[in-house]
Context: one part of a larger RNA
RNA sequence: UGACGGGGCCCCGCACAAGCGGCGGAGCAUGCGGAUUAAUUCGAUGCAACGCGAAGAACCUUACCAAGGCUUGACAUGCAGGGUAAUCCGGCAGAGAUGUCGGGUCCGCAAGGGAUCUUGCACAGGUGGUGCAUGGUUGUCGUCAGCUCGUGUCGUGAGAUGUUGGGUUAAGUCCCGCAACGAGCGCAACCCUUUUCCUUAUUUGCCAGCGGGUAAUGCCGGGAACUUUAAGGAUACUGCCAGUGACAAACUGGAGGAAGGCGGGGACGACGUCAAGUCAUCAUGGCCCUUACGGCCAGGGCUACACACGUGCUACAAUGGUCGGUACAAAGGGUUGCUACCUCGCGAGAGGAUGCUAAUCUCAAAAAGCCGAUCGUAGUCCGGAUCGCAGUCUGCAACUCGACUGCGUGAAGUCGGAAUCGCUAGUAAUCGCGGAUCAGAAUGCCGCGGUGAAUACGUUCCCGGGCCUUGUACA
Numbered sequence: 001u002g003a004c005g006g007g008g009c010c011c012c013g014c015a016c017a018a019g020c021g022g023c024g025g026a027g028c029a030u031g032c033g034g035a036u037u038a039a040u041u042c043g044a045u046g047c048a049a050c051g052c053g054a055a056g057a058a059c060c061u062u063a064c065c066a067a068g069g070c071u072u073g074a075c076a077u078g079c080a081g082g083g084u085a086a087u088c089c090g091g092c093a094g095a096g097a098u099g100u101c102g103g104g105u106c107c108g109c110a111a112g113g114g115a116u117c118u119u120g121c122a123c124a125g126g127u128g129g130u131g132c133a134u135g136g137u138u139g140u141c142g143u144c145a146g147c148u149c150g151u152g153u154c155g156u157g158a159g160a161u162g163u164u165g166g167g168u169u170a171a172g173u174c175c176c177g178c179a180a181c182g183a184g185c186g187c188a189a190c191c192c193u194u195u196u197c198c199u200u201a202u203u204u205g206c207c208a209g210c211g212g213g214u215a216a217u218g219c220c221g222g223g224a225a226c227u228u229u230a231a232g233g234a235u236a237c238u239g240c241c242a243g244u245g246a247c248a249a250a251c252u253g254g255a256g257g258a259a260g261g262c263g264g265g266g267a268c269g270a271c272g273u274c275a276a277g278u279c280a281u282c283a284u285g286g287c288c289c290u291u292a293c294g295g296c297c298a299g300g301g302c303u304a305c306a307c308a309c310g311u312g313c314u315a316c317a318a319u320g321g322u323c324g325g326u327a328c329a330a331a332g333g334g335u336u337g338c339u340a341c342c343u344c345g346c347g348a349g350a351g352g353a354u355g356c357u358a359a360u361c362u363c364a365a366a367a368a369g370c371c372g373a374u375c376g377u378a379g380u381c382c383g384g385a386u387c388g389c390a391g392u393c394u395g396c397a398a399c400u401c402g403a404c405u406g407c408g409u410g411a412a413g414u415c416g417g418a419a420u421c422g423c424u425a426g427u428a429a430u431c432g433c434g435g436a437u438c439a440g441a442a443u444g445c446c447g448c449g450g451u452g453a454a455u456a457c458g459u460u461c462c463c464g465g466g467c468c469u470u471g472u473a474c475a
Stems, first nucleotide, its partner, number of pairs: 001475002003472003007469002010466004015459002019423004026314006033307001034305001042053002064300002068296001070294001073123001077122006088103006106114002125289002128287001130285001134283002136278003139274001141272001146185006152161003165176003191266004196234006206223002210221003237260001240254005316416001320375007332363003337356002341352004382413001387408007429451007
């Protein structure tokens, strides 16, 4: 000087408390451990691994296994030699890779060169090992308020000072003081979005007023007000008032205002820590393999299952289930696509057909809600697992191993022990909608809106963190 303390002072955070809803019990989905296996590929392991890499394993992917087959190789460059083909088309064998047979032809006037094939040599190739050799990149403490430097001064020196102190702040934010004076990286602001208004623009969007038309509809003429859209601006700055305060910084209350003291959300992550993660995104040193640890192929496996854990979904019901009627979104996607409408089918869907490269057409029905009916506290008209049968769709192919539909079947479960998690407002809870990946395959992930709470006395305690101070046998 740090680190640590079941030392002290001060302060903060859904850290506790106050509340609301969960997890832990059940069934299922998914990931991990374990055991199993020919293989169940590999990585990730307290917080910070475990719906993680994987934004999607039937084949492919695929790295794994057991078979079959290749050795200059699936791929790159060069050298040398050879041949007139190679690609292509067809036949046969085979699970295919591949093998074999037949057909059929290079460009160019030429020198020569190019393309392709074949042979040989250099070499290729490796998801083989090392993340404790590395780059790049990421997590984490933590969006915590810190981390440093120059000169000066003090100290023999390591170092200190500045950065401490008094206030204040979300903040090393600002003010005052001070052997310090300044500065840098962080904080804040500049960026995006949301909330209000103005100007401009007026189609595919809008329809107040005018005219026309209909069973009805911006449907038509037209209009540019409104809504919306998208470009430019305005607005919020403790600016104004009062009080408190050291007359400061600031705090408390108020006015006006769409919004008030950082308005809400996002992006943005200092010096560093964990030899943290990643050699399997990629790159890369040295090591290892080279008729195999490389490469091809069909099949299997990654989907197995006495068990154990994490994360979720669905429930256990009446604030509900079922049936009928009826209303209101936002944000997105669409030509290998989204599909109106019609017909067929109980349905998943099928067959026709139309519009749309989309503010025009379409996915598209929003759901919870509201109105009415029924059930009457039951393992039930709750719950839907499991299983049987019959189907639909995608795809070369749904046996291992897909999703969905119909009929039947109707398990556990009556609110969950110890323990434990999230959340402070348009939040929690609850309800549906969309997208990426994608042929098909979400209860996951990423977004969108609808409905919309309760509670916070406070900082004694638990956890994590910050400043100062103190002790130390630790570095």
This is a predicted structure of a 475-nucleotide part of an RNA (small-subunit ribosomal RNA, 3' major domain) from an uncultured bacterium. The prediction has a mean pLDDT of 84. The RNAcentral record of the full RNA draws on ENA.